[in-house]
C1' cells in the first nucleotide's frame, strides 16, 4: 500500500419493547439482535425525511446503519 478467504480476540446494534426528551423527523437510556471490517468520528456535497406553509421557494431541523469526500483504527492475508 491492497484486499477480507479462512481463523482468533473483541467491538457495534436492524426491528420490536419499556422509560425519557422533542410539533415532528427522531435522539438518549434499559432490553433485544436483523446485519455491520469502519455500522468508529464528521452534517462539507448529494439523496431521503420533518417542521414552518395553500403550495414552491427561503429558513430552522433530522439522519453518519443511503451515497461521496474528509480524519482515524483491531485482528488477519497478499505484495
Nucleotide at each position: 500500500u491492497u484486499c477480507g478467504a479462512a481463523a482468533a480476540a473483541g467491538g457495534c446494534a436492524u426491528a420490536c419493547c419499556c422509560g425519557c426528551c422533542g410539533c415532528g423527523a427522531g435522539g438518549c437510556g434499559g432490553g433485544g439482535a436483523c446485519g455491520c471490517a469502519a455500522a468508529g468520528c464528521c452534517a462539507g456535497a448529494g439523496g431521503u425525511c420533518u417542521c414552518c406553509a395553500a403550495a414552491a421557494a427561503a429558513g430552522a431541523g433530522a439522519u453518519a446503519g443511503c451515497u461521496c469526500a474528509g480524519c482515524u483504527c483491531c485482528c488477519g492475508a497478499a505484495a